[in-house]
RNA sequence: AGAGUUUGAUCCUGGCUCAGAACGAACGCUGGCGGCGUGCUUAACACAUGCAAGUCGAACGCGAAAUUUUUCUUCGGAAAGAGAGUAGAGUGGCGCACGGGUGAGUAACGCGUAAGUAAUCUACCUCGGCAUCUGGAAUAACUCACCGAAAGGUGUGCUAAUACCGGAUACGUUGAGCAAUCAAGAAAGGUGGCCUCUGAAUAUGCUACUGUGCUGAGAUGACUGUGCUGAGAUGAGCUUGCGUACCAUUAGCUAGUUGGUAGGGUAAUGGCCUACCAAGGCAACGAUGGUUAGCGGGUCUGAGAGGAUGAUCCGCCACACUGGAACUGAAACACGGACCAGACUCCUACGGGAGGCAGCAGUGAGGAAUAUUGCGCAAUGGGGGAAACCCUGACGCAGCGACGCCGCGUGGAUGAUGAAGGCCUUCGGGUCGUAAAAUCCUGUCAGAUGGGAAGAACCGCCGGGUGGUUAAUACCUGCCUGGUCUGACGGUACCCACAAAGGAAGCACCGGCUAACUCCGUGCCAGCAGCCGCGGUAAUACGGAGGGUGCAAGCGUUGUUCGGAAUUAUUGGGCGUAAAGCGCGUGUAGGCGGUUUGUUAAGUCUGGUGUGAAAGCCCUGGGCUCAACCUGGGAAGUGCAUUGGAUACUGGCAAACUUGAGUACGGGAGAGGAUAGUGGAAUUUCGAGUGUAGGGGUGAAAUCCGUAGAUAUUCGAAGGAACACCGGUGGCGAAGGCGACUCUUUGGCCUAUAACUGACGCUGAGGCGCGAAAGCGUGGGGAGCAAACAGGAUUAGAUACCCUGGUAGUCCACGCCGUAAACGAUGAGUGCUAGGUGUUGGAGGGUUUCCGCCCUUCAGUGCUGAAGCUAACGCAUUAAGCACUCCGCCUGGGGAGUACGGUCGCAAGGCUGAAACUCAAAGGAAUUGACGGGGACCCGCACAAGCGGUGGAGCAUGUGGUUUAAUUCGAAGCAACGCGAAGAACCUUACCAACUCUUGACAUCCCGAUCGUACCUGCUGGAAAACAGUUGGGUCAGUUCGGCUGGAUCGGUGACAGGUGCUGCAUGGUUGUCGUCAGCUCGUGUCGUGAGAUGUUGGGUUAAGUCCCGCAACGAGCGCAACCCUUGUCCUUAGUUGCCAGCAUUUGGUUGGGCACUCUAAGGAGACUGCCGGUGACAAACCGGAGGAAGGUGGGGAUGACGUCAAAUCAUCAUGGCCCUUAUGUCCAGGGCUACACACGUGCUACAAUGGCCGGUACAAAGGGUAGCAAGACCGCGAGGUGGAGCAAAUCCCAAAAAGCCGGUCUCAGUUCGGAUUGGAGUCUGCAACUCGACUCCAUGAAGUUGGAAUCGCUAGUAAUCGCGGAUCAGCAUGCCGCGGUGGAUACGUUCCCGGGCCUUGUACACACCGCCCGUCACACCACGGGAGUCGGUUGGUCCCG
Repeated sequence: AGAGUUUGAUCCUGGCUCAGAACGAACGCUGGCGGCGUGCUUAACACAUGCAAGUCGAACGCGAAAUUUUUCUUCGGAAAGAGAGUAGAGUGGCGCACGGGUGAGUAACGCGUAAGUAAUCUACCUCGGCAUCUGGAAUAACUCACCGAAAGGUGUGCUAAUACCGGAUACGUUGAGCAAUCAAGAAAGGUGGCCUCUGAAUAUGCUACUGUGCUGAGAUGACUGUGCUGAGAUGAGCUUGCGUACCAUUAGCUAGUUGGUAGGGUAAUGGCCUACCAAGGCAACGAUGGUUAGCGGGUCUGAGAGGAUGAUCCGCCACACUGGAACUGAAACACGGACCAGACUCCUACGGGAGGCAGCAGUGAGGAAUAUUGCGCAAUGGGGGAAACCCUGACGCAGCGACGCCGCGUGGAUGAUGAAGGCCUUCGGGUCGUAAAAUCCUGUCAGAUGGGAAGAACCGCCGGGUGGUUAAUACCUGCCUGGUCUGACGGUACCCACAAAGGAAGCACCGGCUAACUCCGUGCCAGCAGCCGCGGUAAUACGGAGGGUGCAAGCGUUGUUCGGAAUUAUUGGGCGUAAAGCGCGUGUAGGCGGUUUGUUAAGUCUGGUGUGAAAGCCCUGGGCUCAACCUGGGAAGUGCAUUGGAUACUGGCAAACUUGAGUACGGGAGAGGAUAGUGGAAUUUCGAGUGUAGGGGUGAAAUCCGUAGAUAUUCGAAGGAACACCGGUGGCGAAGGCGACUCUUUGGCCUAUAACUGACGCUGAGGCGCGAAAGCGUGGGGAGCAAACAGGAUUAGAUACCCUGGUAGUCCACGCCGUAAACGAUGAGUGCUAGGUGUUGGAGGGUUUCCGCCCUUCAGUGCUGAAGCUAACGCAUUAAGCACUCCGCCUGGGGAGUACGGUCGCAAGGCUGAAACUCAAAGGAAUUGACGGGGACCCGCACAAGCGGUGGAGCAUGUGGUUUAAUUCGAAGCAACGCGAAGAACCUUACCAACUCUUGACAUCCCGAUCGUACCUGCUGGAAAACAGUUGGGUCAGUUCGGCUGGAUCGGUGACAGGUGCUGCAUGGUUGUCGUCAGCUCGUGUCGUGAGAUGUUGGGUUAAGUCCCGCAACGAGCGCAACCCUUGUCCUUAGUUGCCAGCAUUUGGUUGGGCACUCUAAGGAGACUGCCGGUGACAAACCGGAGGAAGGUGGGGAUGACGUCAAAUCAUCAUGGCCCUUAUGUCCAGGGCUACACACGUGCUACAAUGGCCGGUACAAAGGGUAGCAAGACCGCGAGGUGGAGCAAAUCCCAAAAAGCCGGUCUCAGUUCGGAUUGGAGUCUGCAACUCGACUCCAUGAAGUUGGAAUCGCUAGUAAUCGCGGAUCAGCAUGCCGCGGUGGAUACGUUCCCGGGCCUUGUACACACCGCCCGUCACACCACGGGAGUCGGUUGGUCCCG
């Protein structure tokens, strides 16, 4: 930092998707260890059980028991002492408002930040000052009695206090007052020490004295408490500025409401509350209403600005089952307090009671999902206490969970027979792979043994020292110091030694994006998929395997957030055509605003101060072996407040200016608006005249009008609407729009002068006004036109286009509607930025007799064009350029400008304006093609002009269909159908039903046997053959002499053979077709962001992209043409089998002779627009002519560019993959491919007289021939037979050419036409003509009398017509391939049909018009809605009543 995806390709717009990071996560697979963190996001759902707030005897009064000792005893027990002034409850004090939990509510001074409090409070704590005097009455506990199931309660009697209540005093405090002063208002003591005194009791003792313990009083100092008060610290209350979500489809809200006065209330201000008075207050800078939400420090992401978020930790707020109102207290309207109501749960003796885990554990429920009913107060902190100490689920620890982050390990080195095995393979090998094994090492973690911390400082206690106090070396107390005491975690961290490679690797992915590829299976199935998309028999995309890639004790998936996304754009986007400029104006708020001077200092800039908590982030140190983690210090915190300064710019204020804007005066143009009037042309109608048969209308017609007199024509009249020519990318207007003429009235604009005002300006959310056509309402009007409607046509239909009619409407007045492709698809204003050329209206100057022309300038309106801009198209001083100001609008396509709501309207409907769901596109501009019942040009037997056919008949042949055991297979518009097949009786043959064979009919390898081989032959079985069995005949070659070699056969084994089985959509090769059409491309250059263009287009010309000229192109290649073959003329050479002019000869070129000619077959010549004239651009070329056998490619052939049709062929052949393997292979005889209601294609023969038949007679070319062609001769009516000369062929044969010509006959008929069909008799080929050959003869003699719609071929030696030959082949041709004979007609021309070429244009097509695509309907299924209603349940919201 980007990538994929719209297209055939391109650029753009634009959405969707991906790669990143993160998480309180969950799910799947897997799981070794440790450290540090973290863990109900859902039901603020309900909770069993235990614990989470107590403490103080140094405030106070009471006060046990178990147990034990002693005494007494009636042996039942009793008393006393100890236990013990202990446990315990109670009065009282302090605490319980902290700590801990949760986020329901809350859009708020709740939170954040900065201020204020002169409007306030603050227990405990600290520092001061003063005081702590004197009285009194009760009450709980307790006792007794009673009620109740319980919880609990009632009454009687006793008692204490730091509990309660008086009195005194009070600087300061509070109140009053100007002041003096007056008034009000407090308290609590306790503890232990020492000294002095007093009292009582007990024991002993006569008393006295003494001792012990107890009690009281006084003195003294100490500690602690208490009251008042001043300050501090801490905490809290209240107020204010600014910031703090979405919806305007929520626009008006508010009566304690806003303010005042007085009073009440509070710690305190305040409508906080009450009374009275006033009528205010809030709101487009968003009130009110609705929805959602705890807020912040921070966290995640991001380059940042931002966006999302608010777990853990910290601050604040709110809440504590739900709702409400209070008490106590310094503080609560109180999580583990109380009261009332409600819901729920529990107990109950049914009368009543009890409870509140959103504390820690834990349970149920919900959910994809979240832990132990652990240990300890050792540390830190908190409450109480003088303290010891007690309490503390705060906290410290441990447990569970890979939930996250961090660290470590699962070994290291050597090791190539590159082992085995797996996978792949082109079978050679490659790969897993130094990986393993093996050898040598090491010892982290885990294991087991021993040692073993820090965290502990205090307090207390025991000593010592030294201060304070005091009479005191006592007590008390402060400080220093020595010792002692205290560890949940935990025998944990850590350390030493021990053994052992031993216990420790998975997950996802591998088509592109995105790193990583092969095999098998599957066959649009199963499945995958984040997007594009994979899968229909060769899937790197499904599933498995091998291999690979990535991360790693984790890896993937899902969900969510930010990013990428400049895809809401402040940074940082747009609106002519992609989504997007309101139809136009006017103007309110708002925003913005010319020049100069002064002042101010609000914005702005700069410095200081305060704050911006800590933690976190960042930097830099330190501590755990490192890291995560913890910790010291610093920086930062872009903010807010305050204060000092600066004054250019913006703002405020003041003064001025003239250029913006406006005014005045003088000119000017105009379909600008409104009202009234006037005019002519035309249509129609009416009246009258003339006049007669049609008119009208159309592509053609008809409906229609007309003999009752139309149309036409003349005159007259009526009425409505619109204003020809002028008229023009001319004018005016804001837009809509405005067109005869005249008057009246009225708005705006332009120009000149530079007199006046002095910024008065621009834009403009709402608002208001104008606003084509159609439509609506009321009333008029109505000639023409004309929705609807009617009729006639057209058509498959024609609710249309065309025609004949025709009503609303169009017109006027008044009132609505408020929309249009209301468009320049371009908001308004201002300034700046090259030109050229029209045109409209002015002004100035020059020139001119005039018309006019030229120059300058202002305002409009067009074209063209530079820079620049644009995705391109294009725009370009009339910007879509460069800038500024303001407004409106856009954010993927569809759903949809739809629904709901609101609002406007009489209605039609307008304005505002979603969502669910669905798609991966929708779209703009341009490019190349293809296409068009688009255009221009051109060609072709394409049409036209002709000739002959097909389509009708019979037959032949092929196909479809049908039939069949089989009728083998393929070919399918042109470009399948006399096609593969140049020839199916068997064979062919692939098909069918039978009979056989299984290493095979055929090939290679191996083993054994034989060589009396192979093979030939007869017989039997069987329907037949194959086959099986059997008879007879037959005796390989070489040799080193070895069953040794070769060859052959038989038998066997398995590798394999075999397949006309499938896939021509896996292929090669071959072929058809467009099309012998003139095209198809490349290199370099240039143009374009690019696809691409240019060249190849243009002007001519050609059969041709043939050639010429021009040209940002210059060249080149494959095609065209030429080179090749044949034919047409001549020459040369050569004459046998060919030829014969002259000479001889013959029946005959038969022979001699000759090679002149013909001919043959080799080589040459010839034709090139070369020559002449004309046309043309002086070109290319064309036209005409000459010469010539031939003239403009001389005729014909061969030759087929890039490509198209997934065209044809796996059955010519080859071949990948798949399939069969006692069969889908092989052998064999018979049948079939030849069937036959029918349909089609291609042909033959005809229908006759340009003919048939008979007789005579003439002229070819090109071929073939030894398993052959076969002459002459003879036989047969004939097919043919007998026989065989000659010929491997310019020699012989097939071989007769036929049409033609001459003569005769037939005379228009189903015939002397036509020959099908059938009967009979034959010939030939062949192993064999039944299915199923060809031919001959005799007899028979069908249809057919020129063929509907439609359709085919042909432009010259062609069509037509006539015969001849060949391939295949034993035999079989009307087919095919060739050959010659006779031998025409017509082409004006390119409008039309078909096909093609080039240019251009449109396109929503690109599988390319056989395209794309819209809607209805039918059937099935799914989902949703409507539906007369009816019944039940539940929940939410708003309002009203209570």